RNA sequence: CAAAUGGUCGACUAGGGUUCCGAUCUGCCUUUUCCGAGGCAGAUGACUGGUCCGAGAGUUGACGGCCUUUUCCAAGGCUACACGGCGGGACAAAAGCCCGGGAGGA
Numbered sequence: 001c002a003a004a005u006g007g008u009c010g011a012c013u014a015g016g017g018u019u020c021c022g023a024u025c026u027g028c029c030u031u032u033u034c035c036g037a038g039g040c041a042g043a044u045g046a047c048u049g050g051u052c053c054g055a056g057a058g059u060u061g062a063c064g065g066c067c068u069u070u071u072c073c074a075a076g077g078c079u080a081c082a083c084g085g086c087g088g089g090a091c092a093a094a095a096g097c098c099c100g101g102g103a104g105g106a
Stems, first nucleotide, its partner, number of pairs: 007063006015053002020050002022047001023044009064079006081101001083104001087099003
């Protein structure tokens, strides 16, 4: 100076927003003596939540890969490391999602 590799899938978590449910507030209506209850519409995610999205650099499992033993089945071992934008994209929306182990840095 140049180049390559760093597997796939599931479950979950950190995190994320607001379609749906719930919560809260407002308005109208119904009921009720009142309190209160219910229905409809709207607003709020600077609403704990359920649903939902969700990690290359988080957890875990299965498969896969390599090596050894073995006639086969199968068993054992290894599967390391990993700083990182701006911007753009999707779904209702956002994000540690995707572009992306990208640009850049070391």

Source information
Predicted 3D model of a 106-nucleotide RNA (Guanidine-I riboswitch aptamer) from Marinobacter sp. The coordinates come from a structure-prediction model, not an experiment, and the mean pLDDT is 78. Lineage of the source: Bacteria > Pseudomonadati > Pseudomonadota > Gammaproteobacteria > Marinobacter.